[in-house]
Molecule: small-subunit ribosomal RNA
Organism: metagenome
RNA sequence: AGAGUUUGAUCGUGGCUCAGGAUCAACGCUAGCGGCGCGCCUAAUGCAUGCAAGUCGAGCGAUGAGGCCCUUUCGGGGGUACAUCAGCGGCGAACGGGUGAGUAACACGUAGGCGACCUACCCCGAAGUCUGGGAUAACGGUGAGAAACCACGGCUAAUACCGGAUGCGUUCAGCAACGGAGGUUGUUGAAGAAAGCGGUAACGCGCUUUGGGAGGGGCCUGCGGCCCAUCAGCUAGUUGGUAGGGUAACGGCCUACCAAGGCGAUAACGGGUAGGGGGCGUGAGAGCGCGACCCCCCACACUGGCACUGGGAGACGGGCCAGACUCCUACGGGAGGCAGCAGCAGGGAAUUUUGCGCAAUGGGCGAAAGCCUGACGCAGCGACGCCGCGUGGACGACGAAGGCCUUCGGGUUGUAAAGUCCUUUUCCGGGGGAAGAGCAAGGACGGUACCCUGGGAAUAAGUGUCGGCUAACUACGUGCCAGCAGCCGCGGUAAGACGUAGGACACGAGCGUUAUCCGGAAUUACUGGGCGUAAAGCGUCUGUAGGCGGUUACGUAAGUUGGGCGUGAAAGCCCCGGGCUUAACUCGGGGAGGCCGUUCAAGACUGCGUGACUUGAGGAUGGCAGAGGGGAGUGGAAUUUCCGGUGUAGCGGUAAAAUGCGCAGAUAUCGGGAGGAACACCAGUGGCGUAGGCGACUCCCUGGGCCAACCCUGACGCUCAGAGACGAAAGCUAGGGGAGCAAACAGGAUUAGAGACCCUGGUAGUCCUAGCUAUAAACGAUGGAUGCUAGGUGUGGGGGCGAAGAGCCUCUGUGCCGGAGCUAACGCGGUAAGCAUCCCGCCUGGGGAGUACGGCCGCAAGGCUAAAACUCAAACGAAUUGACGGGGCCCCGCACAAGCAGCGGAGCGUGUGGUUUAAUUCGAUAUUACACGAAGAACCUCACCUGGGUUUGACAUGUACGUGGUAGGGAAGCGAAAGCGGACCGACCCUUCGGGGAGCGUACACCGGUGCUGCAUGGCUGUCGUCAGCUCGUGCCGUGAGGUGUCGGGUUAAGUCCCGUAACGAGCGCAACCCCUACUCUUAGUUACACGUAUCUAAGGGGACUGCCAGCGACGAGUUGGAGGAAGGUGGGGAUGACGUCAAGUCAGCAUGGCCCUUAUGCCCAGGGCUACACACACGCUACAAUGGCCGGUACAAAGGGCAGCCAAGCCGCGAGGCGGAGCGAAUCCCAUCAAAGCCGGUCGUAGUUCGGAUUGCAGGCUGCAACCCGCCUGCAUGAAGUUGGAGUUGCUAGUAACCGCGCGUCAGCUAUAGUGCGGUGAAUGCGUUCCCGGGGCUUGUACACACCGCCCGUCACGUCAUGGGAGUCGGUAACGCCUGAAGCCGGUAGCCUAACCGAAAGGGGGGCGUCGUCGAAGGCGGGGCUGGCGACUGGGACGAAGUCGUAACAAGGUA
Repeated sequence: AGAGUUUGAUCGUGGCUCAGGAUCAACGCUAGCGGCGCGCCUAAUGCAUGCAAGUCGAGCGAUGAGGCCCUUUCGGGGGUACAUCAGCGGCGAACGGGUGAGUAACACGUAGGCGACCUACCCCGAAGUCUGGGAUAACGGUGAGAAACCACGGCUAAUACCGGAUGCGUUCAGCAACGGAGGUUGUUGAAGAAAGCGGUAACGCGCUUUGGGAGGGGCCUGCGGCCCAUCAGCUAGUUGGUAGGGUAACGGCCUACCAAGGCGAUAACGGGUAGGGGGCGUGAGAGCGCGACCCCCCACACUGGCACUGGGAGACGGGCCAGACUCCUACGGGAGGCAGCAGCAGGGAAUUUUGCGCAAUGGGCGAAAGCCUGACGCAGCGACGCCGCGUGGACGACGAAGGCCUUCGGGUUGUAAAGUCCUUUUCCGGGGGAAGAGCAAGGACGGUACCCUGGGAAUAAGUGUCGGCUAACUACGUGCCAGCAGCCGCGGUAAGACGUAGGACACGAGCGUUAUCCGGAAUUACUGGGCGUAAAGCGUCUGUAGGCGGUUACGUAAGUUGGGCGUGAAAGCCCCGGGCUUAACUCGGGGAGGCCGUUCAAGACUGCGUGACUUGAGGAUGGCAGAGGGGAGUGGAAUUUCCGGUGUAGCGGUAAAAUGCGCAGAUAUCGGGAGGAACACCAGUGGCGUAGGCGACUCCCUGGGCCAACCCUGACGCUCAGAGACGAAAGCUAGGGGAGCAAACAGGAUUAGAGACCCUGGUAGUCCUAGCUAUAAACGAUGGAUGCUAGGUGUGGGGGCGAAGAGCCUCUGUGCCGGAGCUAACGCGGUAAGCAUCCCGCCUGGGGAGUACGGCCGCAAGGCUAAAACUCAAACGAAUUGACGGGGCCCCGCACAAGCAGCGGAGCGUGUGGUUUAAUUCGAUAUUACACGAAGAACCUCACCUGGGUUUGACAUGUACGUGGUAGGGAAGCGAAAGCGGACCGACCCUUCGGGGAGCGUACACCGGUGCUGCAUGGCUGUCGUCAGCUCGUGCCGUGAGGUGUCGGGUUAAGUCCCGUAACGAGCGCAACCCCUACUCUUAGUUACACGUAUCUAAGGGGACUGCCAGCGACGAGUUGGAGGAAGGUGGGGAUGACGUCAAGUCAGCAUGGCCCUUAUGCCCAGGGCUACACACACGCUACAAUGGCCGGUACAAAGGGCAGCCAAGCCGCGAGGCGGAGCGAAUCCCAUCAAAGCCGGUCGUAGUUCGGAUUGCAGGCUGCAACCCGCCUGCAUGAAGUUGGAGUUGCUAGUAACCGCGCGUCAGCUAUAGUGCGGUGAAUGCGUUCCCGGGGCUUGUACACACCGCCCGUCACGUCAUGGGAGUCGGUAACGCCUGAAGCCGGUAGCCUAACCGAAAGGGGGGCGUCGUCGAAGGCGGGGCUGGCGACUGGGACGAAGUCGUAACAAGGUA
C1' cells in the first nucleotide's frame, strides 16, 4: 500500500466482499509449565445460610463466677484489679464496598464567581471551664401477648437534661467612615457558654465561646459533548415585581397580591436513546466507535412518598407510610429487602470459592493496650487476555521400512526415523529455605519463591488452510447427488473448489468459527467528493431572515496573531532510567495534553464606528426594436350547415374494402344566409417575455429591454432557507358557446384474437367568463451573480468612422465552427461543462418506492413532504469490436427474372422415418442426413438375434516348469458345424554330445472387445465458400478496449490494380506457377496409318502480353470498339479451399486418454436377421406416346479394362448361353461388327393403343459349397398404374442444358436405374437487380454478445417471505380532569396530659398527645395522546425450475 466482483472487451460511476488491528467475549477441536492481569455485557429478576460497623469501663449507673485484700455472727459483707451481654452517654455508622435502573440535566467536563454560604474530627491563636436543679433507662415489681414487643407503677448515675453568674471575641440593634453589594473598621446598648475523666503529683485528655487555617461540601454562571422537524409552536408559578415565609445560603424555592410577560428554526416543546469524564480501540491524521478492569464526579439501594437525628443524609446493611412480593403465625397479628463478600435458583451463547488472614496498606473507636474491618492482602477455579519457557541437542544414507504419487526410470515423506554421543529447562524423589517486619516479638501467602542434590529423553502438539483474492497439489471416491461457500463461484464421469488420503502452507499451547467496533471506505469528502448524459439544479420569478460584499483615511481591538502567567488530579500515553533471570508487569524522573481563563503586545486582514470617493447599483435626458401583457372593436380565406338554382347516379373512403351518404336527388357546381374556431403567404437556428408562453388588423391601458451622451445619488450591492406570486396540456365547479377536430362510445375492416393501428360516425373536451387544480422529457435534462481567459463566420437591435457604398470600430441579443483548458468519454469551449470568488438547491448502490403511514393543501382527481421490512451483486454512463434490423447506400452469385428440361401425381429401384420383430446391428438426421459410411449384405462380410461350444484363449510378448515317438499329419466313431476323439504315419536347427533352440503342454503375467465417451483427443472430412477476405511488424492516434493500415475516388472475377491518404511495409488468401484441352513447331516414330509421316501416338518447345490502333478516363489503373490471330482480355476445364465458424461429422476406417467386460461385452460355429410393411418423406429409373413405337436397311466415336483375366474364328441353341480354343500381360490380341440417337424405307393413326411395361405363371441359362428366406439373365405367356401431374420445388448461361449410347471401379455372381468417366446430337434465354435466398464493403440504430432461433413486459395460476389497510381485540407509556387521601412537615386549636422556669398558692409560661386545615404517595373514575402485539378479510411487493395468455419495449421492434 491494496485486491476480487457489472462487460465479448474497455474506461468511468457505483455498491457488495476480502486481507489488518481490537474484545469483560462465546462456540468447536486441542492442551505441558510459570508470571501478571481479567472474569453476570442477560433478569436494577428472586434469594436459603454465614460474614461485610463498630468502639470507648480513662463519661455513668449496674452486674459478675473466679482471683487478691479487709472483715465476718462463717450465712455473708465491704473494697480492689479485671471482665461484661444489655442499658444511659460519646464518637463512628453520610466513609469504605456495590450497581447503572433513572437522568439529555449545571448530571458531567472545563474555566470562573459567591460582598449569598456551611464545615464534626485535625492544626495555629484568644478567652473561659463559676454556681445550682429536676429527671430517666438499666434494675426490681405487676399485667397483657403465640411472637414481635408493650403498658403501668417503683429506685438510680453521668461528659445525658435544665436554671443562674461572667463574658474577650460572637450575634442583633443604633451611629460614623470606606465600599456597587449582607464586607471591613470604630463606638454605644442588648443578648448569649461550659463537663468532667485519668493521674500521688507534675501534668495529660476533654468541655465552652471565638478568630484563622487545612481539607471537605453547597449554590451560581460562560463554553463543550446523542438521534428524530413524519415533534413547530411551548408556557399559569408560567415571566417579572412587592411583601412575607423558608434555607447554611441566593433564588418563583414556597405563599399572597400586582403586572402580562417568558421561551422558540442559533431548534423551544415533544418523542427515542443514554450515567458523564480521565481514558480505551482503531486510524497517517482528521475522525469514527466505545465508556469493562483502574481513577474522578453523579445517580440509585424491593417500588413510590416522607421527614427525624446529625457538622453532614431526604440515609444500601436507620425510621414512618403506601404498594408488590416472600416468610412466620396460636389467624388476633408480626418479620424481611445481597445493585456488600461468598453462595443458590432463574434467565442466558456466557462469567469463579458458601477459601485463608487482619501479617502488610488503609479506615472507625479508644489515652493506650486493643477491638472491628468479605475495604484490603493472599490463595482457589477458568488458555478469558498479555508475556515468558518447554516438548530436546549434535552426529546420522546419493537416502531403511511403511505410506503416497509415478511417464515405472523414479519422486516424496526425509536427517525425518532407527542408531551413537550429549544435556536436564520442565517432570518425579530427597535436602535446605527467605525478603516482605521502621527498635524486640509477631507472616495469611508458605514449607511458597529460590538454592543444593538424585533419576531419566524421560511427562508434554495441535489447529486451520491449500480455485482466485491468498502462502500451500496430487491421487482416489462422488457424479447438479452428497456437499462447499467471505465475495466471485464450485459439483451434471478425469473436480487442485465436495469427501478421504499422502504431501504442502500458516500459526503454535494454542488454532479456527461466530458476534461487535475502527480501518481499508476519498463509500457523508473539515482535511478530502460530486450534480449536461452515471444518483443529483427547485418549472420560473420577487424577496425576508441569514451568508457574502467596491475604493480611501482615521479610530477601536470583537475576531486574528504572538509572548508571559494560571489551569489542564492521579493513572494512562511518549522519552530516559531502575526492580522482578527476561518480558508482560511495576517504580522513579522528564515531556506532551488541541481547549479554557487571565495579562501584555501587534494592528496586516475581517468586524465595528466616523468621514470621504465613484468604477458596482440606481435615477434623470434623448432615441430605438419587438407575436411582451390586458381590454374593446374590425376583417378576409377556409370548413360545416341552412335556403334556392343547375344537374344525375353515384359519392365517400382504403393497401384493398366495407360501414356511411345518395333517386325523399347526394357528390359536383352557382348564388344567398348563419355560426364558431383559427389567423395561409409575410415567416427567418427572426423577435419579445423570468418561466409557462406569445403570430390577422385597429384603438386604449401597461411591463420590461437596448443604445447614446455622462447630469444626479453615493455601495443604496449579490444570493436567498422559510414565504409570496406566476405557472403548458389534461382535469374539476358554475354559466355561456359549439364550426372543425375529437378521449369515451358505436359501427366497418384487419386479425388466430384486435378491447388497437386503418375507415365511417361521434359525446365530453377543445372556445368564452368567474373560480379551482400546480403537474410535465416545465429540457440547454446545464441555479443565480461578478471578474478573467485565442480566433473565425452568420444573423436581430442601436451607435460611431466612411461617399448615405463596400468595409472597419463598438455595445447588446441570438446561432454555427474552433484554440488553450476541462471532461470517463461523448462533448463543452467569451451564451463554458475553462480559470476563480460568493450564495442557494440537490445527490450518496439497484429494487421495494416517489410507495405506505403521519402531516399540510385540494370540491374531487390528486399534489407536496417522505420511510421501513424484505430482496439482489449488481443497477448504471460513455465509448469499442462484433452480430442483428420488417435501417440506408454500393456490389456480386443460375439468387431472382428470361428460358429449357425436370421433381411433386403413376409403377418400379434405392435410401430414410415410423411401425413390426427373437433380431430387423450401428452411425449420418435443416441448409451441410436420407443411391450418405455401402466403389457390390445369399454363406462370409457381421458388429444383431436364437442355439451349440470354448476359457492363457483365433492372435502378440515374457517368465517358470514339463515334454522325445516330440512338432506335424490323421482313419473309424459322435455331431448341424465348431469341436470331441484318437488307430496309424511321422520330422527340423545348433552342439563341447551333457544339452540348447524351435515346436507342443501346464501355470502366471496377459491377450482380446465394431463395449461406452467424437462433449477427453489425433488424423481426416463437411459447411459458410473459390466467398475476398483474415492478419502481422514498425510508426501514428486513443487513458483504454481499440483504431489507422484494410478507409475515400475510380477499377476489377478478385484487399485486382491506380490515385488520394499517418501511415510505410509484410504474411496467409486472390492471381500466377502445375495438369488436361484448342493452334503450331521440333524430335521420335513401335504395335497406328494412305508406307512416308498429313492424321495419330508421346516427349519438348512456341503462341496471348491489353502487345498494336482508336474512343472514354485523372496524362492513371482500366474500360469499349477494332486489327491481326487457332485462340483476346481469366480462351475452356481441372487440381488448389486464408484466419476462422458450427463442442458440425467420424472412438464403426485407422490411431488414442479415461472408463467398463474377463468361463464373457472375448473367441469358434450352425441357422436366422440387416431384404419385415398399414404408412410418410428423399434421390432416381421407366413412362404416359406420332419430334413416337415397331420392323428392315445403313453411317460415324471417345475413353477405358484384361492372366484365378479379356476371350477371336468356327460350331450348337429363338435366346441367355454352351462347346471350342487362336491371340493377348496388350497403340499389336480380346471385351468390341464396338456404339446409340442419326439417316433411308415400311407400318401403326390418337386408341389405355403395335403407347406403357409393373405384376404373375411356365420353361430355361449362369455364378457359386449353397440362389427357400434372398441373385442376375433368357424365352413364351400375362399385361397393372399411368393420357404431362395441387400447393410447392430442382438443375442449367454453350459444346452448357436436354437427348443418346459406351466404358470403368467394387465384384464369384448381382438386385447399378447408383457412382464415376467417355464421346455423339446439340438448343433456348438473360430487359434488368424492384423482389426471394446467400454473400462482400461502407454507414446507422441497438436494452443483442451461448449475439434476433437474441433480449424482454404485464395479467393469471402455484409456493414461500416480509409489509400496508382492516370490524375490532389485548397490552405498554407519559400527562390531564374529578374523587378518596397514608406517613409526615408546616399551620390552627376551644379537648386531654404535663419534672426543671416564674409564683407562697391558685395558677401562669412552655411542652406533649389529640383534633382540624393546606400540601401530599398510592388507589378509584373518566375522556383523550403516543406506542406495540394479535386480527376474518383485503392491497400491492419481493423471490421461486423448464406453468398459462398474449408481444408492450430494445433495430424505423414492424403504429418511432